Notes: The RNA shown here (c-di-GMP-I riboswitch aptamer) has 82 nucleotides and comes from a soil metagenome. The prediction has a mean pLDDT of 86. Its Rfam family is "c-di-GMP-I riboswitch aptamer". Its family is annotated with cyclic-di-GMP binding in the Gene Ontology. Rfam's curators write: GEMM was predicted in a large-scale screen for bacterial structured RNA regulatory elements.

RNA sequence: GCAAACCUGCGGAAACGCAGCGACGCAAAGUCAUGGGUCUACAGUUUUAGCAAGUUUGAAACUAUGACUGCCAGACUACCGA
Numbered sequence: 001g002c003a004a005a006c007c008u009g010c011g012g013a014a015a016c017g018c019a020g021c022g023a024c025g026c027a028a029a030g031u032c033a034u035g036g037g038u039c040u041a042c043a044g045u046u047u048u049a050g051c052a053a054g055u056u057u058g059a060a061a062c063u064a065u066g067a068c069u070g071c072c073a074g075a076c077u078a079c080c081g082a
């Protein structure tokens, strides 16, 4: 110097972000979603249950174009000076 969690308000489908409070920690806990990893699933696709049917209702799975840099790495910049 920065500011975790909790709480309050706002935005968002959510993850989460912003602001205030507050300090768990951090020598890059500064900037950048570039690589990996993780989180969420509005919408989309598939499956399944109910029903006479269905462009319907519920449930489950997959899926970022969403999010996390205080998950790790990378790039750039940087205070003091034993």
Base pairs, nucleotide, nucleotide: 001026002025007020008019009018010017011016024070030076031075032074034073035072036071037068038067039066044062045061046060047059048058049057050056